The RNA shown here (transfer RNA) has 73 nucleotides and comes from a Clostridiales bacterium. NCBI's taxonomy places the organism under Bacteria, Bacillati, Bacillota, Clostridia, Eubacteriales. The sequence was found in a public genome assembly. Its Rfam family is "tRNA".
[in-house]
């Protein structure tokens, strides 16, 4: 250089054929406990890597760039 896979909450990841984003852990509050831990209940947290395009509608499709993994001479 070329091919390929990926970038979504603090972390690890989902999201079906395009219909507008959720789970676990973590955080915070409460319950329980003499206190802590554990357990239980609840709450908050999102420019879906960036830009442009297609569309009534894009995390999802197309193009370019960028970052990371793998392959190849």
């Nucleotide at each position: 250089g070329c091919c390929u896979c990926g970038g979504u909450a603090g972390c690890a990841c989902a999201a079906c054929u395009g219909g507008a984003a959720g789970u676990g852990c973590a955080a915070c509050a409460c319950u329980c406990u003499u206190c802590u831990a554990a357990a239980g209940u609840g709450u908050a947290g999102g420019u879906u890597c960036a830009g442009c395009g297609u569309u009534c509608g894009a995390g999802u499709c197309g193009c370019u760039g960028u970052c990371g993994g793998g392959g190849u001479a």